[in-house]
This is a predicted structure of a 1438-nucleotide RNA (small-subunit ribosomal RNA) from an uncultured Alphaproteobacteria bacterium. Its mean pLDDT, the model's own confidence on a scale to 100, is 81. RNAcentral holds the sequence, with entries from ENA. Rfam family: Bacterial small subunit ribosomal RNA. Its family is annotated with structural constituent of ribosome and ribosome in the Gene Ontology.
RNA sequence: GAGACAGAUCCUGGCUCAGAAUGCUCGCUGGCGGCAGGCCUAACACAUGCAAGUCGAACGGGUCCUGUCGACACUAGUGGCGGACGGGUGAGUAACGCGUGGGAACAUACCCACAAGGUACGGAAUAGCCUCGGGACAUCUGAGAGUAAUACCGUAUGUGCGCCUUCGGGCGGAAAGAUUUAUCGCCUUUGGAUUGGCCCGCGUUGGAUUAGGUAGUUGGUGGGGUAAUGGCCUACCAAGCCGACGAUCCCAUAGCUGGUUUGAGAGGAUGAUCAGCCACACUGGGACUGAGACACGGCCCAGACUCCUACGGGAGGCAGCAGUGGGGAAUCUUAGACAAUGGCAGAAACCCUGAUCUAACCAUGCCGCGUGAUCGAUGAAGGCCUUAGGGUUGUAAAGAUCUUGAAGAUGGGAAGAUAAUGACGGUACGAUCAGAAGAAGCCCCGGCUAACUCCGUGCCAGCAGCCGCGGUAAUACGGAGGAUGCUAGCGUUAUUCGGAAUUACUGGGCGUAAAGCGCACGUAGGCCUAUUAGAAAGUCAGAGGUGAAAUCCCAGGGCUCAACCUUGGAACUGCCUUACAAACUCCUAGUCUUGAGGUCGAGAGCUGUGAGUGGAAUUCCGAGUGUAGAGGUGAAAUUCGUAGAUAUUCGGAGGAACACCAGUGGCGAAAGCGGCUCACUGGCUCGAUACUGACGCUGAGGUGCGAAUCCGUGGGGAGCAAACAGGAUUAGAUACCCUGGUAGUCCACGCUGUAAACGAUGAAUGCCAGUCGUCGGGUAGCAUGCUAUUCGGUGACACACCUAACGGAUUAAGCAUUCCGCCUGGGGAGUACGGCCGCAAGGUUAAUCCUCAAAGGAAUUGACGGCAGCCCGCACAAGCGGUGGAGCAUGUGGUUUAAUUCGAAGCAACGCGCAGAUGCUUACCAACCCUUGACAUGGAUAUCGCGGCUCUGGAGACAGAGCUUUCAGUUCGGCUGGAUAUCACACAGGUGCUGCACUCCUGUCGUCAGCUCGUGUCGCGAGAUGUUCGGUUAAGUCCGGCAACGAGAUCAACCCACAUUUGUUAGUUGCCAGCAUUCAGUUGGGCACUCUAGAAUAAACUGCCGGUGAUAAGCCGGAGGUAGCGUGUGGAUGACGUCAAGUCCUCAUGGCCCUUACGGGUUGGGCUACCACACGUGCUACGAUGGUGGUGACAAUGGGUUAAUCCCAAAUAAGCCAUCUCAGUUCGGAUUGGCGGUCUGCAACUCGACCCCAUGAAGUCGGAAUCGCUAGUAAUCGCGUAACAGCAUGACGCGCGUGAAUACGUUCCCGGAUCUUGUGCACACCGCCCGUCACACCAUGGGAAUUGGGUCUACUCGAAGGUGGUGCGCCUACCAGCAAUGGAGGCAGCCAACCACGGUAGGCUCAGUGACUGGGGUGAAGUCGACACAACGUAAGU
Repeated sequence: GAGACAGAUCCUGGCUCAGAAUGCUCGCUGGCGGCAGGCCUAACACAUGCAAGUCGAACGGGUCCUGUCGACACUAGUGGCGGACGGGUGAGUAACGCGUGGGAACAUACCCACAAGGUACGGAAUAGCCUCGGGACAUCUGAGAGUAAUACCGUAUGUGCGCCUUCGGGCGGAAAGAUUUAUCGCCUUUGGAUUGGCCCGCGUUGGAUUAGGUAGUUGGUGGGGUAAUGGCCUACCAAGCCGACGAUCCCAUAGCUGGUUUGAGAGGAUGAUCAGCCACACUGGGACUGAGACACGGCCCAGACUCCUACGGGAGGCAGCAGUGGGGAAUCUUAGACAAUGGCAGAAACCCUGAUCUAACCAUGCCGCGUGAUCGAUGAAGGCCUUAGGGUUGUAAAGAUCUUGAAGAUGGGAAGAUAAUGACGGUACGAUCAGAAGAAGCCCCGGCUAACUCCGUGCCAGCAGCCGCGGUAAUACGGAGGAUGCUAGCGUUAUUCGGAAUUACUGGGCGUAAAGCGCACGUAGGCCUAUUAGAAAGUCAGAGGUGAAAUCCCAGGGCUCAACCUUGGAACUGCCUUACAAACUCCUAGUCUUGAGGUCGAGAGCUGUGAGUGGAAUUCCGAGUGUAGAGGUGAAAUUCGUAGAUAUUCGGAGGAACACCAGUGGCGAAAGCGGCUCACUGGCUCGAUACUGACGCUGAGGUGCGAAUCCGUGGGGAGCAAACAGGAUUAGAUACCCUGGUAGUCCACGCUGUAAACGAUGAAUGCCAGUCGUCGGGUAGCAUGCUAUUCGGUGACACACCUAACGGAUUAAGCAUUCCGCCUGGGGAGUACGGCCGCAAGGUUAAUCCUCAAAGGAAUUGACGGCAGCCCGCACAAGCGGUGGAGCAUGUGGUUUAAUUCGAAGCAACGCGCAGAUGCUUACCAACCCUUGACAUGGAUAUCGCGGCUCUGGAGACAGAGCUUUCAGUUCGGCUGGAUAUCACACAGGUGCUGCACUCCUGUCGUCAGCUCGUGUCGCGAGAUGUUCGGUUAAGUCCGGCAACGAGAUCAACCCACAUUUGUUAGUUGCCAGCAUUCAGUUGGGCACUCUAGAAUAAACUGCCGGUGAUAAGCCGGAGGUAGCGUGUGGAUGACGUCAAGUCCUCAUGGCCCUUACGGGUUGGGCUACCACACGUGCUACGAUGGUGGUGACAAUGGGUUAAUCCCAAAUAAGCCAUCUCAGUUCGGAUUGGCGGUCUGCAACUCGACCCCAUGAAGUCGGAAUCGCUAGUAAUCGCGUAACAGCAUGACGCGCGUGAAUACGUUCCCGGAUCUUGUGCACACCGCCCGUCACACCAUGGGAAUUGGGUCUACUCGAAGGUGGUGCGCCUACCAGCAAUGGAGGCAGCCAACCACGGUAGGCUCAGUGACUGGGGUGAAGUCGACACAACGUAAGU
């Protein structure tokens, strides 16, 4: 920087990604070279070989060579030096272990000194060797004889050295020789160098769910011990010492550092390779030797393990180099050489050296190189895609011309070596040769993130870092083509830093997102007014020392370059020492008064504690009056009442609470405090002040106070009231409502210590515009009241400023300072375990595992609400007529069926598609047939018509036979056109699927008044404003106002018809006033009128008047007018959009599917069902406003060829007359019969309509519910038309046919518009969402017990070892002694304390297992309810 919470926005916040790195792992792939690196796991066990020896110039002997002399060489043993270095590993260690800087009380073999001195005289043994033995050919070992030294011992000397000292001195104490010379050694001492030991300051992981630890402990004195200081050890004395600045013999983890890696830095992580230090060497303990060890390739003991054994006993230690097994995701050769560098021994030659230098293996990393170069377009073929044209792979290939760098082959051939010596190595390197020859892969292509198409698959298979992709058109899976990226590598896993300002020192926060302790007092600590002087701890300029080398950085140099190596510089931000300064902080000594406190005078107050007291009300008790109800609710009931309630009057008892005043008024730290009086009492405010003199602020732990509830003891108990009981409500109702009612509420003394203990806002101080209230006090103005001002509280609005926004704003959430508390994704969880507190309930402190990619805040637009306001609509109301009941018609569901083709499904499917199924239609079923096909285009061949008629078989399609007819143009060409038939292939064909791939069209909200845009303004933004508001309208219609001003498509108007008048044109089939005529506008005539037809014009616009309104828009009334409910009525006209609404079966169309069939043809059947049933829409009725019979005037629309003639067309309904007289009827007409009849048609059986005769069912006005309609409307009456062979109760129309009732009004139901409000909804309430139960899985707590580890205490055991004691056994060196022997010294043995391992008992702690059990988490479609979100239907919450 990006992705991802959301419809969108801003913020908070976690998750994820892009970068760099690695001792890396795995997958695919793999040409060369250089330089590096290579068991991170089992400090697991190790076969085999090698890794430390050397010196004969210390010594005696032996062996070899030789005829002898003699020399050389080798060697077991004694002796010297070295095996304390080098090499490995990181188990332990939280420590003076390491890092850094200092210090004093030390040692230091070999080395150096151009330092000094010495090196004399003696002695006694013992290995080897020899003899005899033990034993197992193991490890080893006994006795005897005898031998050497630079091995061992004594004496002398002692410059110097050490100790003691009375400062005169005394005491102690050394040596080694080799050699022919030269020389090399030896001893003592001094100095140096080097190395090491010790001490100290500072730094060095996490945990307080580890808070107290410590008896050699802290200190002193004497002594011992050490190279040396020191409780290091010991005896005595004292009682100290460490610790919240984190002690602890508590727990966990860990070698430390230079450095490495990341980062802008500060930091974070890390401690492989290289280098410094430490620790360890199978585990534990111990010492010996030595200059140096408590010793990796030494010793002793104990233990585990392995091996050998003759069973008696022995041997061993790869965390050296190789290597083996094992473990593991994973890490190499049982190589060469001492040539170089270095080390040990040696005088040296030389020897040894798995240190080291090399080689081998491994793409493990870094770096370099190559896999060819230049031309080459028919843009080849092939692949892939395609809109079928083409595009792309792609100059890529082929082809042509070149080159040989690397690898290969051949022959030369270094440096590393200063004289010799080269493992590497015939290596590096250069020369010659041949030939493009031997050499490219991996990941990815939805966004982040560079790179796109096709096919397959069909929530499958699979992918995935996060978001997510996949349910038939997947750029996300798999394959292919193509593209991007990197390249001998590429991806992946793991880990670290970064991004992450998500631990914030640099550099975050806490009103609502996580986060202010409920409040105060106060300890430690932190911070602190003014001013003077001093000092110099912090601070600051300078200087010195140190900060190893390597690394990093800079400038050079060397390998052809680079990596790599190397020279110099800089740096190493640190520590120590010295020292200038004195502003600031600290410290010391003074001073001051502003902070703080005091004194005096006033003042307000529900501050607290105790005692007393008052009235109203409820309840109860007594008495009176009085009678049938009362009470309670939405409605009721439980309940009380004739044993007298409720009501009412009087009297009494008892407890609790204090109406009005009362107020964002007062007081208190908060919790909290309210009748009145008294006593005691804390704090506060104002005014004055000549007092003190920083006495202050905050406050971890700590202490106190702390609503309500609960608990303990004892009282009290009127009302209210958990639990409980009953009555209701309800599907249920363990609730809401009602009637009762116990704890409790009250008092006293204790306990608990929590609340949404909230201003969700810690305390303190200073500063920064105002206005208006209110409480307490003061001052000024003549002031009880008014005004101004000031101090202290308490509120509202509002500027700067702050804030994500909401909002805050002198009572800050502003600007600053000080101190404390707290936060770091959601869930698990304020839970478990442990500790502390509590009588208990419980409180406090406080996690892990696991799981999710979100959870959350504020604001926005919608939608919704059993939220509120306003408005409209045949929405209700007022009316009229229906439906729902009957019969029938018709459509649907269901059922049935071979098939009952398909679609439509709340309103907005259901007399709908269908303006009309006996065949056709027809898509369905059965049977029988056809396969280039019923239909289209193209090719070849043949024919010239096509067609019409008859017969046979068949259900027909079809098959066969016969008869009839014989195309057109023409350039005269079998040339062209057309038609028919046959053949083969492309293809036709599909009412097959997907309306959730689509076009077109349509329904619906809704003819509702709404939907938007430009510019401007406001807001970080989504968005807002405009469009809201006051009026008004049918209307977002208009007016007014307004940070808006304008505009668009809707509305309205423009269009059509009717209502109707005027004039004009035309008068036939229309008309007839006047003139004739007739039965008759029949005819002449006329066109004035009616009427018709066509075109055009005018008219209506709130234009005029009055009232009202705001002087507006408009509304009300009136006039005039043919016409005014002022859009006249009806139609057409349907904004942005919603419903994945409907339609692939109208048509068109993508994709998929079928192709002798899902296509085509035919016959019959079916869509019409002997159908139990349910629903919708209608018709006819149930009768007298009627039925039947008769009579009977006037239409309109429309159709048929033409404007009215003519035809349909006759009239009919209404009307008038007659009859029937209230009944299942002269109502009603279903149903059925008559092989009845008519018509259409090939055909009327399934299955048509009509007519006649006969039959005469249900039904007497319809439950709950529900529909239509506001005027020429409803109701009622007929008529016409389309499609059609025929068929209507349907649909669409008509009438100058008849012709009503009602509307008070907007409370309610439904729908809609607008504004407001709430929201946890946005698929938008048909939403969201909670808990139990059931099932599966996962981790976890408890758990009788059990297993193992760690650690502590007490006791016990007591190897080896050194120390102490003893030492009657044993002993060579010295002394005495003639000797015996003794002395001095020593050895074995024994004893003691110390002590490892082991044992017993107990405690603490950690981990594993665990029947059973508790909750938790997760899981497309389980159960029960309905807890939350709207007033969520009882506000939510604590």